[in-house]
RNA sequence: CUCUUAUCAAGAGAGGUGGAGGGAAAGGGCCCUGUGAAACCCGGCAACCUGUAGCGAUACGUGGUGCCAAUUCCUGCAGCAUGGUUGCUGCGAGAUAAGAG
Numbered sequence: 001c002u003c004u005u006a007u008c009a010a011g012a013g014a015g016g017u018g019g020a021g022g023g024a025a026a027g028g029g030c031c032c033u034g035u036g037a038a039a040c041c042c043g044g045c046a047a048c049c050u051g052u053a054g055c056g057a058u059a060c061g062u063g064g065u066g067c068c069a070a071u072u073c074c075u076g077c078a079g080c081a082u083g084g085u086u087g088c089u090g091c092g093a094g095a096u097a098a099g100a101g
Base pairs, nucleotide, nucleotide: 001101002100003099004098005097006096007095008094013042015041016040017039021032022031023030027075028074029073043068044067045066048064049063051060052059053058072093076091077090078089079088080087081086
């Protein structure tokens, strides 16, 4: 990097350092940010893999990831409903995990 499978409406600090940016990628929109961004540390959430207990359902949360504003912040394509606006469903795209090449 590619493929397969699963999940994506829930959850997570009024801490320390740090100083201006940030919201995965491009454009657009809309937001967050000096009542302090990113990053790092601590803390926390979750439970995909693992571990432990259990016949099992399941529990815990050790170890490996992941995550901690807003639906995956919104955005693409198709169908249906809708006067507009908008809503729903499917697909696509993306993210994460596990496995394979």